[in-house]
RNA backbone atom coordinates (compact mmCIF):
# COMPACT_ATOMS: atom_id res chain seq x y z
C1' N A 1 0.00 0.00 0.00
C1' N A 2 -6.13 -2.82 1.21
C1' N A 3 -11.72 -3.21 1.80
C1' N A 4 -15.57 -0.21 3.75
C1' N A 5 -19.14 3.14 6.84
C1' N A 6 -20.65 8.03 8.29
C1' N A 7 -20.20 13.34 8.19
C1' N A 8 -18.50 18.31 6.56
C1' N A 9 -16.67 21.75 2.81
C1' N A 10 -15.28 23.64 -2.09
C1' N A 11 -16.96 23.39 -6.96
C1' N A 12 -11.84 27.57 -10.55
C1' N A 13 -8.14 32.34 -9.23
C1' N A 14 -6.00 36.93 -11.20
C1' N A 15 -5.31 40.80 -15.10
C1' N A 16 -7.02 43.37 -19.57
C1' N A 17 -10.88 44.30 -23.44
C1' N A 18 -16.10 44.23 -25.15
C1' N A 19 -21.26 43.76 -23.43
C1' N A 20 -26.15 43.58 -19.95
C1' N A 21 -29.65 45.08 -15.58
C1' N A 22 -31.40 47.84 -10.93
C1' N A 23 -29.97 51.99 -8.01
C1' N A 24 -27.10 56.69 -7.09
C1' N A 25 -24.70 61.14 -9.10
C1' N A 26 -23.71 64.32 -13.34
C1' N A 27 -25.34 65.95 -18.18
C1' N A 28 -24.51 69.82 -23.85
C1' N A 29 -30.30 64.75 -23.12
C1' N A 30 -26.41 61.92 -27.45
C1' N A 31 -24.69 59.76 -23.04
C1' N A 32 -20.74 59.58 -18.93
C1' N A 33 -19.01 57.93 -14.02
C1' N A 34 -19.72 54.89 -9.57
C1' N A 35 -21.82 50.80 -6.27
C1' N A 36 -23.99 46.07 -6.49
C1' N A 37 -25.48 41.78 -9.46
C1' N A 38 -27.64 33.62 -8.88
C1' N A 39 -27.36 28.46 -6.33
C1' N A 40 -26.25 24.24 -3.28
C1' N A 41 -29.43 22.70 -5.56
C1' N A 42 -32.07 28.99 -7.79
C1' N A 43 -34.58 22.63 -10.48
C1' N A 44 -38.97 19.07 -9.62
C1' N A 45 -43.38 21.76 -7.62
C1' N A 46 -43.64 16.70 -3.62
C1' N A 47 -45.01 18.48 1.61
C1' N A 48 -45.51 22.59 5.28
C1' N A 49 -46.10 27.78 6.42
C1' N A 50 -45.93 33.38 6.01
C1' N A 51 -48.82 36.97 3.24
C1' N A 52 -53.64 38.49 0.62
C1' N A 53 -59.09 38.09 -0.32
C1' N A 54 -63.70 35.82 0.94
C1' N A 55 -66.83 35.67 8.42
C1' N A 56 -59.34 36.97 10.61
C1' N A 57 -62.73 30.83 9.21
C1' N A 58 -67.90 28.79 12.87
C1' N A 59 -70.90 23.39 13.46
C1' N A 60 -71.77 18.54 10.99
C1' N A 61 -70.99 14.97 6.96
C1' N A 62 -68.22 13.41 2.79
C1' N A 63 -63.48 13.39 0.19
C1' N A 64 -58.39 13.45 1.31
C1' N A 65 -53.98 12.98 4.32
C1' N A 66 -50.95 11.09 8.41
C1' N A 67 -49.99 6.48 11.35
C1' N A 68 -44.33 3.03 17.20
C1' N A 69 -42.99 6.65 21.61
C1' N A 70 -41.15 11.30 23.56
C1' N A 71 -39.28 16.01 22.16
C1' N A 72 -38.12 20.33 18.57
C1' N A 73 -40.63 23.82 15.34
C1' N A 74 -44.61 29.07 12.82
C1' N A 75 -45.91 24.30 10.63
C1' N A 76 -44.93 19.61 8.23
C1' N A 77 -45.14 13.65 5.37
C1' N A 78 -39.24 17.50 8.15
C1' N A 79 -35.43 17.09 12.22
C1' N A 80 -33.43 14.94 17.02
C1' N A 81 -33.36 11.11 20.80
C1' N A 82 -35.27 6.39 22.07
C1' N A 83 -38.23 1.48 21.53
C1' N A 84 -39.27 -2.72 18.31
C1' N A 85 -38.29 -5.59 13.72
C1' N A 86 -34.81 -6.70 9.62
C1' N A 87 -29.72 -6.61 7.10
C1' N A 88 -24.27 -6.47 7.88
C1' N A 89 -18.22 -9.88 11.00
C1' N A 90 -18.26 -4.60 12.32
C1' N A 91 -18.47 0.79 11.85
C1' N A 92 -23.35 1.44 10.41
C1' N A 93 -27.80 1.13 7.37
C1' N A 94 -33.23 0.25 6.26
C1' N A 95 -38.48 0.23 7.98
C1' N A 96 -46.31 3.80 5.36
C1' N A 97 -43.64 0.51 12.22
C1' N A 98 -51.83 1.34 14.89
C1' N A 99 -55.52 -2.92 14.39
C1' N A 100 -55.79 -9.76 11.09
C1' N A 101 -58.42 -13.76 18.87
C1' N A 102 -64.49 -6.84 14.89
C1' N A 103 -66.54 -8.01 9.84
C1' N A 104 -66.04 -8.83 4.30
C1' N A 105 -62.72 -10.29 0.44
C1' N A 106 -58.20 -12.57 -2.01
C1' N A 107 -54.29 -16.68 -2.61
C1' N A 108 -52.82 -18.56 -9.92
C1' N A 109 -50.09 -23.26 -10.89
C1' N A 110 -48.89 -27.65 -8.29
C1' N A 111 -51.05 -30.76 -4.67
C1' N A 112 -55.24 -35.82 -1.63
C1' N A 113 -56.08 -31.30 0.98
C1' N A 114 -55.47 -23.75 1.05
C1' N A 115 -58.87 -21.65 5.84
C1' N A 116 -63.20 -23.67 11.99
C1' N A 117 -58.23 -28.03 5.89
C1' N A 118 -57.15 -32.76 4.04
C1' N A 119 -56.64 -39.69 3.43
C1' N A 120 -52.87 -39.77 -2.79
C1' N A 121 -48.72 -43.09 -1.25
C1' N A 122 -47.53 -45.27 3.33
C1' N A 123 -48.88 -47.47 8.44
C1' N A 124 -52.78 -50.23 11.25
C1' N A 125 -57.59 -53.07 12.11
C1' N A 126 -61.85 -55.99 10.26
C1' N A 127 -64.31 -58.90 6.25
C1' N A 128 -63.95 -61.45 1.47
C1' N A 129 -60.90 -63.66 -2.53
C1' N A 130 -56.37 -65.90 -2.69
C1' N A 131 -50.83 -67.77 -5.87
C1' N A 132 -47.50 -70.23 -2.56
C1' N A 133 -45.69 -72.94 1.91
C1' N A 134 -46.45 -76.15 6.30
C1' N A 135 -49.23 -79.93 9.15
C1' N A 136 -52.80 -84.04 9.05
C1' N A 137 -51.81 -92.19 6.82
C1' N A 138 -53.12 -90.96 0.64
C1' N A 139 -56.28 -86.82 -0.79
C1' N A 140 -59.49 -82.76 -4.73
C1' N A 141 -61.06 -82.51 2.14
C1' N A 142 -59.75 -79.91 6.87
C1' N A 143 -56.56 -76.63 9.85
C1' N A 144 -52.56 -72.95 10.08
C1' N A 145 -48.93 -69.18 8.02
C1' N A 146 -48.65 -65.59 4.29
C1' N A 147 -47.02 -62.16 -0.68
C1' N A 148 -50.89 -59.82 -3.26
C1' N A 149 -55.97 -57.92 -4.65
C1' N A 150 -60.93 -55.84 -3.42
C1' N A 151 -64.33 -53.51 0.13
C1' N A 152 -65.21 -50.91 4.86
C1' N A 153 -62.85 -48.11 8.66
C1' N A 154 -58.83 -45.76 11.81
C1' N A 155 -54.47 -42.59 11.66
C1' N A 156 -52.08 -35.96 10.30
C1' N A 157 -45.97 -39.61 12.99
C1' N A 158 -43.35 -40.49 7.69
C1' N A 159 -43.26 -39.51 1.92
C1' N A 160 -44.68 -36.10 -1.83
C1' N A 161 -46.88 -30.69 -3.61
C1' N A 162 -46.45 -25.64 -2.55
C1' N A 163 -44.59 -19.07 -1.02
C1' N A 164 -47.58 -21.05 2.93
C1' N A 165 -49.98 -27.76 5.19
C1' N A 166 -52.65 -25.80 11.92
C1' N A 167 -45.89 -25.49 17.42
C1' N A 168 -40.44 -28.13 18.07
C1' N A 169 -37.44 -32.23 20.49
C1' N A 170 -37.66 -36.57 23.49
C1' N A 171 -40.75 -39.98 26.02
C1' N A 172 -45.43 -42.40 27.72
C1' N A 173 -49.27 -44.51 25.29
C1' N A 174 -51.60 -47.26 21.16
C1' N A 175 -53.73 -52.12 16.56
C1' N A 176 -51.19 -47.99 14.17
C1' N A 177 -51.15 -43.06 15.71
C1' N A 178 -52.19 -38.23 17.66
C1' N A 179 -51.04 -32.22 23.08
C1' N A 180 -54.42 -37.90 23.98
C1' N A 181 -50.82 -37.42 28.28
C1' N A 182 -45.79 -35.91 30.47
C1' N A 183 -40.85 -33.11 30.61
C1' N A 184 -38.07 -29.21 28.43
C1' N A 185 -38.07 -25.25 24.77
C1' N A 186 -40.39 -21.42 21.45
C1' N A 187 -44.61 -18.40 21.08
C1' N A 188 -49.63 -16.15 22.67
C1' N A 189 -53.17 -14.12 26.33
C1' N A 190 -54.27 -12.64 31.42
C1' N A 191 -52.66 -11.32 36.45
C1' N A 192 -48.97 -9.54 40.05
C1' N A 193 -44.27 -7.10 41.26
C1' N A 194 -40.07 -3.99 39.39
C1' N A 195 -37.73 -0.22 35.61
C1' N A 196 -39.15 3.81 32.13
C1' N A 197 -42.78 10.37 30.99
C1' N A 198 -43.83 6.76 27.12
C1' N A 199 -43.24 3.20 23.04
C1' N A 200 -41.56 -0.95 25.58
C1' N A 201 -39.10 -4.22 28.89
C1' N A 202 -37.18 -7.81 33.26
C1' N A 203 -38.95 -11.55 36.74
C1' N A 204 -42.78 -14.76 38.75
C1' N A 205 -47.56 -17.22 38.46
C1' N A 206 -51.87 -19.00 35.84
C1' N A 207 -54.41 -20.51 31.34
C1' N A 208 -55.76 -22.84 26.80
C1' N A 209 -52.47 -26.21 24.12
C1' N A 210 -50.91 -22.74 19.04
C1' N A 211 -54.23 -18.44 17.42
C1' N A 212 -51.43 -18.68 9.47
C1' N A 213 -50.56 -14.42 5.42
C1' N A 214 -52.48 -9.98 3.19
C1' N A 215 -55.03 -3.50 5.62
C1' N A 216 -49.02 0.28 -0.10
C1' N A 217 -57.48 -4.90 -0.58
C1' N A 218 -62.23 -2.93 1.43
C1' N A 219 -62.54 -1.69 6.35
C1' N A 220 -62.05 -0.28 11.90
C1' N A 221 -59.49 3.12 15.38
C1' N A 222 -56.80 7.81 16.62
C1' N A 223 -55.29 12.59 14.90
C1' N A 224 -55.21 16.60 11.08
C1' N A 225 -57.80 19.33 7.28
C1' N A 226 -62.73 25.94 4.90
C1' N A 227 -61.52 27.62 -0.28
C1' N A 228 -58.37 30.16 -3.55
C1' N A 229 -53.75 31.68 -4.87
C1' N A 230 -48.73 37.51 -6.13
C1' N A 231 -52.29 36.50 -12.97
C1' N A 232 -53.51 36.75 -4.63
C1' N A 233 -54.95 41.76 -3.54
C1' N A 234 -55.02 47.41 -3.73
C1' N A 235 -54.59 52.21 -6.49
C1' N A 236 -54.28 55.14 -11.09
C1' N A 237 -54.95 55.71 -16.33
C1' N A 238 -57.15 54.22 -21.03
C1' N A 239 -61.23 51.98 -23.58
C1' N A 240 -66.45 49.70 -24.80
C1' N A 241 -72.67 48.44 -26.58
C1' N A 242 -75.60 46.56 -24.63
C1' N A 243 -78.53 42.19 -23.19
C1' N A 244 -80.47 38.07 -19.52
C1' N A 245 -82.52 35.75 -14.69
C1' N A 246 -85.68 37.38 -10.01
C1' N A 247 -83.77 35.11 -4.46
C1' N A 248 -79.08 36.00 -5.65
C1' N A 249 -74.02 36.32 -4.23
C1' N A 250 -70.06 35.58 -0.75
C1' N A 251 -63.79 31.06 -4.96
C1' N A 252 -66.88 25.50 -7.80
C1' N A 253 -68.38 18.69 -2.71
C1' N A 254 -73.14 19.01 0.41
C1' N A 255 -76.22 20.82 4.60
C1' N A 256 -76.71 24.40 8.62
C1' N A 257 -75.29 29.06 10.27
C1' N A 258 -73.42 34.09 9.34
C1' N A 259 -72.79 38.47 6.14
C1' N A 260 -74.12 41.56 1.99
C1' N A 261 -77.24 43.41 -1.92
C1' N A 262 -81.84 44.75 -2.90
C1' N A 263 -83.85 46.63 -9.09
C1' N A 264 -79.16 46.79 -11.40
C1' N A 265 -73.83 46.52 -7.40
C1' N A 266 -72.31 41.25 -7.39
C1' N A 267 -73.54 37.07 -11.13
C1' N A 268 -74.07 35.00 -16.65
C1' N A 269 -73.56 36.20 -22.04
C1' N A 270 -71.76 39.87 -25.33
C1' N A 271 -68.34 44.13 -25.84
C1' N A 272 -63.63 46.82 -24.32
C1' N A 273 -58.41 47.02 -22.41
C1' N A 274 -53.38 43.90 -22.84
C1' N A 275 -50.54 50.25 -19.82
C1' N A 276 -48.24 52.16 -15.11
C1' N A 277 -47.42 52.11 -9.56
C1' N A 278 -47.70 49.42 -4.93
C1' N A 279 -47.51 44.41 -3.09
C1' N A 280 -41.47 43.58 -3.85
C1' N A 281 -37.20 42.33 -0.14
C1' N A 282 -34.74 44.43 7.16
C1' N A 283 -36.36 38.91 6.83
C1' N A 284 -39.10 32.39 11.02
C1' N A 285 -32.38 37.26 7.35
C1' N A 286 -26.80 36.42 7.20
C1' N A 287 -22.55 35.90 10.25
C1' N A 288 -19.25 35.61 14.68
C1' N A 289 -18.97 33.72 20.03
C1' N A 290 -14.71 26.95 23.65
C1' N A 291 -21.46 32.33 25.90
C1' N A 292 -26.05 29.91 28.68
C1' N A 293 -29.90 25.55 28.85
C1' N A 294 -30.28 20.72 26.53
C1' N A 295 -27.65 13.80 25.02
C1' N A 296 -29.39 16.15 20.50
C1' N A 297 -32.68 18.64 17.15
C1' N A 298 -33.25 23.44 18.93
C1' N A 299 -34.13 27.68 22.03
C1' N A 300 -32.12 32.06 24.56
C1' N A 301 -28.25 35.97 25.06
C1' N A 302 -24.42 39.35 23.12
C1' N A 303 -21.36 41.68 18.92
C1' N A 304 -21.12 42.79 13.68
C1' N A 305 -23.51 43.18 8.57
C1' N A 306 -27.35 44.81 4.61
C1' N A 307 -26.64 40.93 0.70
C1' N A 308 -30.15 40.39 -6.97
C1' N A 309 -35.04 42.52 -7.78
C1' N A 310 -35.77 41.73 -13.89
C1' N A 311 -41.19 41.85 -16.32
C1' N A 312 -40.37 38.10 -21.91
C1' N A 313 -37.21 38.53 -18.21
C1' N A 314 -29.96 41.50 -16.60
C1' N A 315 -26.02 38.51 -14.01
C1' N A 316 -22.45 37.11 -20.41
C1' N A 317 -18.25 36.58 -23.93
C1' N A 318 -12.95 36.85 -25.65
C1' N A 319 -7.50 36.76 -24.73
C1' N A 320 -3.31 35.75 -21.50
C1' N A 321 -0.98 33.64 -17.00
C1' N A 322 -1.62 30.23 -13.06
C1' N A 323 -4.22 26.02 -10.75
C1' N A 324 -5.90 21.13 -10.56
C1' N A 325 -7.94 16.39 -13.81
C1' N A 326 -7.33 12.78 -17.83
C1' N A 327 -4.63 10.74 -22.15
C1' N A 328 -0.06 10.12 -25.01
C1' N A 329 5.42 10.54 -25.57
C1' N A 330 10.19 11.18 -23.27
C1' N A 331 13.59 11.34 -18.99
C1' N A 332 15.11 10.03 -13.78
C1' N A 333 14.42 6.88 -9.58
C1' N A 334 12.11 2.62 -6.63
C1' N A 335 9.96 -2.43 -6.82
C1' N A 336 8.82 -7.01 -9.48
C1' N A 337 7.34 -12.47 -12.27
C1' N A 338 12.83 -8.08 -16.66
C1' N A 339 12.08 -7.75 -25.31
C1' N A 340 8.23 -5.93 -20.31
C1' N A 341 4.90 -4.30 -16.17
C1' N A 342 3.77 -0.98 -12.18
C1' N A 343 4.41 3.31 -8.85
C1' N A 344 6.43 8.32 -7.76
C1' N A 345 8.53 12.88 -9.65
C1' N A 346 9.72 16.18 -13.78
C1' N A 347 9.29 18.08 -19.03
C1' N A 348 6.43 18.55 -23.61
C1' N A 349 1.83 18.04 -26.51
C1' N A 350 -3.42 17.41 -26.70
C1' N A 351 -8.30 17.07 -24.55
C1' N A 352 -11.46 18.84 -21.25
C1' N A 353 -13.02 21.72 -16.03
C1' N A 354 -19.67 19.46 -13.75
C1' N A 355 -25.13 19.91 -12.63
C1' N A 356 -27.69 23.94 -13.59
C1' N A 357 -29.76 29.08 -13.38
C1' N A 358 -33.75 33.59 -9.53
C1' N A 359 -39.43 35.64 -10.86
C1' N A 360 -43.86 37.00 -3.73
C1' N A 361 -40.96 35.03 0.33
C1' N A 362 -39.40 31.25 3.84
C1' N A 363 -38.62 25.93 6.33
C1' N A 364 -37.99 20.98 4.47
C1' N A 365 -37.92 16.66 1.12
C1' N A 366 -36.48 14.54 -3.51
C1' N A 367 -33.59 14.50 -7.82
C1' N A 368 -28.94 16.14 -10.92
C1' N A 369 -23.64 17.09 -10.15
C1' N A 370 -16.67 16.41 -13.87
C1' N A 371 -13.33 16.87 -10.07
C1' N A 372 -10.91 18.16 -5.37
C1' N A 373 -10.15 18.63 0.09
C1' N A 374 -10.83 17.47 5.33
C1' N A 375 -12.54 14.81 9.76
C1' N A 376 -14.36 10.54 12.67
C1' N A 377 -14.93 5.28 12.79
C1' N A 378 -14.96 -0.23 11.47
C1' N A 379 -12.84 -4.86 9.48
C1' N A 380 -8.55 -7.43 7.87
C1' N A 381 -3.51 -8.07 9.03
C1' N A 382 -3.84 -12.12 4.54
C1' N A 383 -0.88 -11.18 0.24
C1' N A 384 2.81 -8.47 -2.71
C1' N B 1 -49.73 28.98 -10.91
C1' N B 2 -53.39 24.89 -10.68
C1' N B 3 -55.47 20.18 -12.27
C1' N B 4 -55.53 15.70 -15.24
C1' N B 5 -54.02 11.76 -18.85
C1' N B 6 -50.50 8.55 -21.40
C1' N B 7 -45.74 5.36 -21.95
C1' N B 8 -46.84 -2.72 -23.31
C1' N B 9 -43.40 -6.71 -29.79
C1' N B 10 -40.63 -2.94 -35.56
C1' N B 11 -45.94 -0.10 -35.95
C1' N B 12 -51.25 0.45 -34.07
C1' N B 13 -53.51 -1.07 -29.71
C1' N B 14 -55.93 -4.90 -25.78
C1' N B 15 -54.67 -6.54 -20.84
C1' N B 16 -54.60 -2.25 -15.03
C1' N B 17 -61.76 -4.00 -13.38
C1' N B 18 -60.84 -7.05 -6.71
C1' N B 19 -52.50 -8.77 -8.38
C1' N B 20 -51.72 -15.25 -10.60
C1' N B 21 -48.89 -18.35 -18.03
C1' N B 22 -48.06 -10.91 -21.53
C1' N B 23 -51.79 -11.11 -26.05
C1' N B 24 -54.32 -9.48 -31.10
C1' N B 25 -53.89 -7.26 -36.16
C1' N B 26 -50.25 -5.54 -39.66
C1' N B 27 -45.10 -6.18 -40.48
C1' N B 28 -40.79 -10.07 -40.18
C1' N B 29 -38.63 -15.27 -40.93
C1' N B 30 -39.04 -20.52 -42.92
C1' N B 31 -41.46 -24.07 -46.10
C1' N B 32 -45.19 -25.02 -49.99
C1' N B 33 -47.95 -23.27 -54.44
C1' N B 34 -45.73 -20.34 -59.37
C1' N B 35 -41.30 -20.22 -64.91
C1' N B 36 -40.47 -15.56 -61.28
C1' N B 37 -42.79 -12.08 -57.91
C1' N B 38 -47.42 -10.96 -55.49
C1' N B 39 -51.88 -13.36 -53.57
C1' N B 40 -53.03 -17.81 -50.98
C1' N B 41 -51.85 -22.19 -47.51
C1' N B 42 -48.96 -24.26 -43.27
C1' N B 43 -45.59 -23.24 -39.41
C1' N B 44 -42.33 -20.01 -36.42
C1' N B 45 -39.62 -16.15 -33.83
C1' N B 46 -40.23 -11.51 -31.41
C1' N B 47 -40.85 -8.10 -25.12
C1' N B 48 -35.59 -3.89 -19.71
C1' N B 49 -44.32 -3.75 -19.85
C1' N B 50 -40.30 4.21 -19.85
C1' N B 51 -36.62 3.86 -15.51
C1' N B 52 -35.30 2.96 -10.05
C1' N B 53 -37.02 1.28 -5.32
C1' N B 54 -40.76 -0.77 -1.98
C1' N B 55 -45.32 -3.91 -0.29
C1' N B 56 -46.55 -9.11 -1.34
C1' N B 57 -45.47 -16.11 -1.85
C1' N B 58 -46.20 -13.49 -6.49
C1' N B 59 -46.42 -6.64 -9.60
C1' N B 60 -47.72 -4.53 -16.59
C1' N B 61 -51.52 -4.05 -12.50
C1' N B 62 -50.81 -1.57 -5.74
C1' N B 63 -47.49 2.49 -3.34
C1' N B 64 -43.27 6.09 -3.56
C1' N B 65 -39.58 8.57 -6.43
C1' N B 66 -37.98 9.89 -11.31
C1' N B 67 -37.75 10.68 -16.93
C1' N B 68 -40.32 11.83 -21.44
C1' N B 69 -44.80 13.28 -24.04
C1' N B 70 -49.81 15.41 -24.28
C1' N B 71 -54.23 18.14 -22.71
C1' N B 72 -57.33 21.67 -19.96
C1' N B 73 -58.24 26.14 -16.91
C1' N B 74 -57.07 31.12 -14.66
RNA sequence: CGAGUCGAGGGGACACCCGCGUCCGGUCCGCCGGCCGAGGAAAGUCCGGACUCCACAGGGCACGGUGCUGGGUAACACCCAGGCGGGGCAACCCGAUGGAAAGUGCAACAGAGAGCAGACCGCCCGCGCGAGCCGUCUAUGCGGCCAGCGCGGGUAAGGGUGAAACGGUGGUGUAAGAGACCACCAGCGCCGCGGGUGACUGCGGCGGCUAGGUAAACCCCACCCGGAGCAAGGCCAAGCAGGGAGCGAGUCGCCCGCUCGUCAAUCCCAGGUAGGCCGCAAGAGCUCGAGCAGCAAUGCCGGGCCUAGAUAGAUGGGUGUCGGUCUGUCGUGGCCCUUGGUCACGACAGAGCACAGAAUCCGGCUUACACCUCGACUCAUAGG
RNA sequence: GUGGCCGUAGCUCAGUUAGGCAGAGCACCUGGUUGUGGUCCAGGAUGUCGCGGGUUCAAAUCCCGUCGGCCACC
Two RNAs folded together computationally: RNase P RNA and transfer RNA, 458 nucleotides in total. Rfam match: Bacterial RNase P class A. Rfam classes the family as a ribozyme. The coordinates come from a structure-prediction model, not an experiment, and the mean pLDDT is 76.